A computed fold for a 74-nucleotide RNA from Methanobacterium paludis, annotated as transfer RNA. It matches the Rfam family "tRNA". By type it is a transfer RNA. The coordinates come from a structure-prediction model, not an experiment, and the mean pLDDT is 81. The organism belongs to Methanobacterium, within Archaea.
RNA sequence: GGGCCGGUAGCACAGUCUGGCAGUGCGCAGGACUCUUAAUCCUGUCAUCGAGGGUUCAAAUCCCUCUCGGCCCG
Numbered sequence: 001g002g003g004c005c006g007g008u009a010g011c012a013c014a015g016u017c018u019g020g021c022a023g024u025g026c027g028c029a030g031g032a033c034u035c036u037u038a039a040u041c042c043u044g045u046c047a048u049c050g051a052g053g054g055u056u057c058a059a060a061u062c063c064c065u066c067u068c069g070g071c072c073c074g
Stems, first nucleotide, its partner, number of pairs: 001073007010026004020057001027045006050066005
């Protein structure tokens, strides 16, 4: 230099193909239960979706550029 995959909540990921309320688990906070802890259950908490631009009534999703990480080729 070329190709492919990936960046979404504190962490791990889904959602992208086929545009239409941003989700799940863990964590954290409070509560129930318990002699206490753990486990279990309930409620709450957290994302400008890597950045910029474009298309559209509407973009995590489509298009362009850039950036960061991984793998492969040279």